[in-house]
Molecule: small-subunit ribosomal RNA
Organism: Litorimonas taeanensis
RNA sequence: AACCUGAGAGUUUGAUUCUGGCUCAGAACGAACGCUGGCGGCGUGCUUAACACAUUCAAGUCGAACGAGAAAUUACCUUCGGGUAAUGGACAGUGGCAGACGGGUGAGUAACGCGUGGCAACCUACCCUUCACUACGGGACAACAGUUGGAAACGACUGCUAAUACCGUAUACGUCCUCCGGGAGAAAGAUUUAUCGGUGAUGGAUGGGGCCGCGUUAGAUUAGCUUGUUGGUGGGGUAAUGGCCUACCAAGGCGACGAUCUAUAGCUGGUCUGAGAGGAUGAUCAGCCACACUGGGACUGAGACACGGCCCAGACUCCUACGGGAGGCAGCAGUGGGGAAUAUUGGACAAUGGGCGCAAGCCUGAUCCAGCAACGCCGCGUGAAUGAUGAAGGCCUUAGGGUUGUAAAAUUCUUUCGCUAGGGAAGAUAAUGACUGUACCUAGUAAAGAAGCCCCGGCUAACUCCGUGCCAGCAGCCGCGGUAAUACGGAGGGGGCUAGCGUUGUUCGGAAUUACUGGGCGUAAAGCGUGCGUAGGCGGAUUAAUAAGUUAGAUGUGAAAUCCCAGGGCUCAACCCUGGAACUGCAUUUAAAACUGUUAGUCUUGAGUUCUGGAGAGGUAAGUGGAAUUCCUAGUGUAGAGGUGAAAUUCGUAGAUAUUAGGAGGAACACCAGAGGCGAAGGCGGCUUACUGGACAGAUACUGACGCUGAGGCACGAAAGUGUGGGGAGCAAACAGGAUUAGAUACCCUGGUAGUCCACACCGUAAACGAUGAGAGCUAGUUGUCUGCAAGCAUGCUUGUAGGUGACGCAGCUAACGCAUUAAGCUCUCCGCCUGGGGAGUACGGUCGCAAGAUUAAAACUCAAAGAAAUUGACGGGGGCCCGCACAAGCGGUGGAGCAUGUGGUUUAAUUCGAAGCAACGCGCAGAACCUUACCUACCCUUGACAUGCCGGUCGCGAUUUCCAGAGAUGGAUUUCUUCAAUUCGGUUGGACCGUGCACAGGUGCUGCAUGGCUGUCGUCAGCUCGUGUCGUGAGAUGUUGGGUUAAGUCCCGCAACGAGCGCAACCCUCAUCUUUAGUUGCCAGCAUUUAGUUGGGCACUCUAGAGAAACUGCCGGUGCUAAGCCGGAGGAAGGUGGGGAUGACGUCAAGUCCUCAUGGCCCUUACGGGUAGGGCUACACACGUGCUACAAUGGCGCUGACAGAGGGUUAAUCCCUAAAAGGCGUCUCAGUUCGGAUUGUCUUCUGCAACUCGAAGACAUGAAGUUGGAAUCGCUAGUAAUCGUGGAUCAGCAUGCCACGGUGAAUACGUUCCCGGGCCUUGUACACACCGCCCGUCACACCAUGGGAGUUGGUUCUACCCGAAGGUGGUGCGCUAACCUGCUUGCAGGAGGCAGCCAACCACGGUAGGGUCAGCGACUGGGGUGAAGUCGUAACAAGGUAGCCGUAGGGGAACCUGCGGCUGGAUCACCUCCUUU
Repeated sequence: AACCUGAGAGUUUGAUUCUGGCUCAGAACGAACGCUGGCGGCGUGCUUAACACAUUCAAGUCGAACGAGAAAUUACCUUCGGGUAAUGGACAGUGGCAGACGGGUGAGUAACGCGUGGCAACCUACCCUUCACUACGGGACAACAGUUGGAAACGACUGCUAAUACCGUAUACGUCCUCCGGGAGAAAGAUUUAUCGGUGAUGGAUGGGGCCGCGUUAGAUUAGCUUGUUGGUGGGGUAAUGGCCUACCAAGGCGACGAUCUAUAGCUGGUCUGAGAGGAUGAUCAGCCACACUGGGACUGAGACACGGCCCAGACUCCUACGGGAGGCAGCAGUGGGGAAUAUUGGACAAUGGGCGCAAGCCUGAUCCAGCAACGCCGCGUGAAUGAUGAAGGCCUUAGGGUUGUAAAAUUCUUUCGCUAGGGAAGAUAAUGACUGUACCUAGUAAAGAAGCCCCGGCUAACUCCGUGCCAGCAGCCGCGGUAAUACGGAGGGGGCUAGCGUUGUUCGGAAUUACUGGGCGUAAAGCGUGCGUAGGCGGAUUAAUAAGUUAGAUGUGAAAUCCCAGGGCUCAACCCUGGAACUGCAUUUAAAACUGUUAGUCUUGAGUUCUGGAGAGGUAAGUGGAAUUCCUAGUGUAGAGGUGAAAUUCGUAGAUAUUAGGAGGAACACCAGAGGCGAAGGCGGCUUACUGGACAGAUACUGACGCUGAGGCACGAAAGUGUGGGGAGCAAACAGGAUUAGAUACCCUGGUAGUCCACACCGUAAACGAUGAGAGCUAGUUGUCUGCAAGCAUGCUUGUAGGUGACGCAGCUAACGCAUUAAGCUCUCCGCCUGGGGAGUACGGUCGCAAGAUUAAAACUCAAAGAAAUUGACGGGGGCCCGCACAAGCGGUGGAGCAUGUGGUUUAAUUCGAAGCAACGCGCAGAACCUUACCUACCCUUGACAUGCCGGUCGCGAUUUCCAGAGAUGGAUUUCUUCAAUUCGGUUGGACCGUGCACAGGUGCUGCAUGGCUGUCGUCAGCUCGUGUCGUGAGAUGUUGGGUUAAGUCCCGCAACGAGCGCAACCCUCAUCUUUAGUUGCCAGCAUUUAGUUGGGCACUCUAGAGAAACUGCCGGUGCUAAGCCGGAGGAAGGUGGGGAUGACGUCAAGUCCUCAUGGCCCUUACGGGUAGGGCUACACACGUGCUACAAUGGCGCUGACAGAGGGUUAAUCCCUAAAAGGCGUCUCAGUUCGGAUUGUCUUCUGCAACUCGAAGACAUGAAGUUGGAAUCGCUAGUAAUCGUGGAUCAGCAUGCCACGGUGAAUACGUUCCCGGGCCUUGUACACACCGCCCGUCACACCAUGGGAGUUGGUUCUACCCGAAGGUGGUGCGCUAACCUGCUUGCAGGAGGCAGCCAACCACGGUAGGGUCAGCGACUGGGGUGAAGUCGUAACAAGGUAGCCGUAGGGGAACCUGCGGCUGGAUCACCUCCUUU
């Protein structure tokens, strides 16, 4: 000193909070894979086939137990062949000890197997202690020799022999048995004489056997199991207890505190993780167990039912002469196989340990070492300092530069590691070192030999370029990729770790996501439909005892190692050593007595009993009443009735409906009636009677905790449904018909059967809901209502109290909504239930049911969500308010005809391109014969038709004439005119042209979904926002809502808001009135004059164009509570924005435009560029839009015809274009016409280089269709519609189009129910790409997993029977038989004992039959899931267009529909009731 410890993130949404899953960041590993790889130390290394194994080795040793005894040596002898003796001790044998240890593996085992703590009925070789003994005999068998069988393995027979081998006798301190008399049982010797042994016993140590308490996986879709089973007695057996075995007796034993069965698994110390509690795991090391090819069995032995022993059976492998034999690596190496995957057929007994031996020693794949492997942990290195021209190269670039980067180069320095050489330990105590010339030390060597891997969208540290173009690919989750990808691939740069780095797999963590520590159940998953009650759990006050729980101390134990702490040793560390702490546990014991328990007693407040009383649709049974529906009879009466959105089916002249009277029958009980009452819930409603349950209040006494909850269990339990028998008026699934509809298996209508009703018996489920289990205590109030009681008096009120039942509301709680003494608040007790969505409340199995079905209840697979509450929008065939030529009221059109024009379609070489609901379609085009022109055909050009720069040349250029080729562009030749400028007068420069090449030009090519700009539209609609404050956890709200008012978020009032901005309005232009200034080209009242304002004159008027004035609800009245305002009036040219225009908030539509212009990127470059000619954009069965002209008399034609305005023409109020049209007069007289003018023919004019394709106009002739237009649809509210003409732009020419101008000049608006669009408030929502939304089911196709399935294959298990090896046991044992005994007698006989053999029961394997269970396959079949663009419908979300949903029943292609009962988790309107505020 052993204490010092707890992190979150991404992902559901338009956004938010919550619930909830999925995923990530951490640590670890006996790992594997990919890329890479310098050194050392210490560890670790078949997790799969307990699959099969070639080969060597892994257990021997002892001559001091025994006989025999080879080689060799020595001595002696020798006939030189050799022999004898001694030493010696190989090989094998007898015998002893050890082969039960050590080493391996984890198949089996859910068990006293293991862990922990106890216990008594045991054994223990070798070892230690103590006591005693070690005497006398006997007969064999190996070896060996001989004979002999067999291929071999291995034997057979005969003979000889030793012992510490075997046997007998004697002895017995102590030992054992005993009927207490007695009985039984030992020994072994060896030798160097000092030891080693042997026997019996005692005690110990060590090791082992047994029993018990507690702990030790999952499944109840395993609930009953058991016959030696449970116990007893006798006997047997064992080292020992015991049904361990056996005979008999009894009928027990186990089990919901989980027996039995099934599946899985060696257990532990520990290891990993974790803040901990826990969770996962059980390699290496250590303890225990089990196993040794599979199954069975025993033998020997102190110890085994024995890994390297035996016997039998089986499978497999090998040998064989076919007769028979041999084998067992889950020992160390190694091989094959399996597998993603795991090493050398190494060295040594030097150390540590083991066996044998007196010892020397031998053996030891135990062990110690080495080898291989980045498999793990730890350490070290791959250089250090200086070094800016910030080199080169790379990459990026806004082209300036930036970055790589002090990095490199270069200079100076160092040498760890490595390499070379020299020295050289410890491990060993006298000797002995595999490792090993190792560790370490010294010298030398040269920066010399030594860096990779992953990542860079967020989580998560780190960004750019290129390539690719929903492809290739990435991905842990969210998600990237469809032409500008920080997400793919490459590169540069950066970040992280580093001899490793990533990936994959697994475990714990994060995950409070199984919640003991530490969660929940109104709406997110989750309260059983309700009660009664068993076991269990919990339990009022008080006294005493006890000590089971509890608390404290002590003792024993909790192996070592590990973890932790303090030291120490390897240079450090990893690693190792020493000591400590700890091991949170178990047992024993001592003590305490508060609490819980137990025992005994007492108490009354919990609970109950008694009496009195009132309330009530509480229940059951019987009886009874009136109204109504329907039917029947009769009367009156006549043509309809009924039904609906509208109809029809239906009923009715055979008399309906209607009406009157009478009758029949069944069902339900108006008013009272109330969110009022009762009941446990379901539920209960006319009245009367009988029986009966419960609650409540008041009162007195009594019992004395008798209580609460409640797994299983039992009972009740709407509607529908089932069975049997009744009943049947109305209603009404099914069914039929009629409608509706695209269809209509529906909604609507007419009928109508089960059923609805009764009795008895089933079913057992509902949105069985307060979506809220039961009980108890505590915690502000206010106000209704029902039922009691009490007090006070005003005698019908007030107050109090108890029990029910409602509303609001404080604290508190809640994610919010909300709950709030009837809790969803604060506590306690008990029960039930939940753990992502789907699959699925489904399958299989079980139980129940007559059936329908109910109940219990999974998995594979699949998704990253599913969900709750609230917010902002959007939407609604929701509501309220309001506006608009939105409807209505009117006027005129379109849609029908002909033509013009645009579009689609078709055609074409081309019919260039764009625009597409409103908001494309007389649009781009304010004008296509060529040009335009972008298209097609053909022919040409290639630095180009156009721009800039560089290079070279010339001095031009320009205008003009003529000729040739050609369709022309163009090419070739030619005439004339003109002869550039600045000059420092050399040249140079500028300018122009030509030539050639390089840079580049050029593109109406693509992308409007890369863009700018411009434009359309909602919409000239009244809206859109911000700052601060306040409220809300938050998204957000408030302001901006409300009451009025307005054209208006216009203004006023109120208000937790106060202010502000962009919009509205105003400011601008124009028209309308007046004044003033100015009067020319304008005007002419008066004067003069003229054909004529022509001229003089004048500037009053008109007019022109500058400046001003004027209109502001300013005034009056009414109204509005006040105000804002509104209505009316006066005055005024104009009156409430005076008319018109310009002006277009935040935003929406990826709206339109790359072909106006600009522009990123991509593409073309003798062509997708440029030029020319011709053609095309003008086509034509057809369809649509926009217009013109008409159909005629409100008209056509002829004549006449005034006043305009605006514009253009180079400037101008001159002049010209210029005739206005309408109007007036005449004529025509209802017809395909004197309407209408298309079409066609001939001729002419104009423009133009040119009217063929393809212009306009005119004349004459021709004279289609068309007689007012179906469904539908458009414009317009006043100088408007309608109608009439005029001008202009573009333009050579071409206008029914467009833009502008004036003339004439109406009708109607009750009003906001409806259609359309819009604004504000509110409501519902499953929508947010926002209803053109979302979304359901069948069918079809593909794939996936799964249920059923005639059967089939295999595993496992049970029952019955058959067979019955080896083995031990029992019996027998005519056969064989050394030891001992007896007899006779020296070799025989008998006995005891034993052996073979035989018999019996037990029993492995095997067989037969029948069950259970699990798994594989299976024609066919059921549903389920998944799948960018399949089919049919439209069920749900809004009142989703029939409100939805739950249960049940029937029906139907499908979603679904209908009946019955229930729920609100239904919108809207009205009424009732209650509450709040004042």